[in-house]
RNA sequence: CGCGCCGAGGGGUGCUGCGACGGAGCCAUCCGCCACGCUCGGCACGCGAUCCUUAUCGACAAGGGCGCCCUUACUUU
Numbered sequence: 001c002g003c004g005c006c007g008a009g010g011g012g013u014g015c016u017g018c019g020a021c022g023g024a025g026c027c028a029u030c031c032g033c034c035a036c037g038c039u040c041g042g043c044a045c046g047c048g049a050u051c052c053u054u055a056u057c058g059a060c061a062a063g064g065g066c067g068c069c070c071u072u073a074c075u076u077u
Stems, first nucleotide, its partner, number of pairs: 001046002004043006010070006018037001021032004036063001
């Protein structure tokens, strides 16, 4: 760095729909599905690079189309 799995980022619900995915096709496109596809951490595997390593302590996220509701914090009355 890449793939996969797990966890976290407070929840519920409605709408639209890009990508991905599934199906069809005259290969133009159409239909379906769809708002954690993002970030962080852990585990394992693969590839690459590098050369000090380990332990301890402390602190700690940033986001997620358009609404509505709940929860939480702060402020005001």
Annotation:
This is a predicted structure of a 77-nucleotide RNA (SAH (S-adenosyl-L-homocysteine) riboswitch aptamer) from Rhodanobacter sp. 7MK24. The sequence was found by an Rfam model in a public genome assembly. The prediction has a mean pLDDT of 78. It matches the Rfam family "SAH (S-adenosyl-L-homocysteine) riboswitch aptamer". Rfam 15.1 lists 1,354 matches to the family in 1,132 species. Rfam links the family to the GO terms regulation of gene expression and S-adenosylhomocysteine metabolic process. The literature on the family includes a 2008 paper in Mol Cell by Wang et al., "Riboswitches that sense S-adenosylhomocysteine and activate genes involved in coenzyme recycling". The organism belongs to Rhodanobacter, within Bacteria.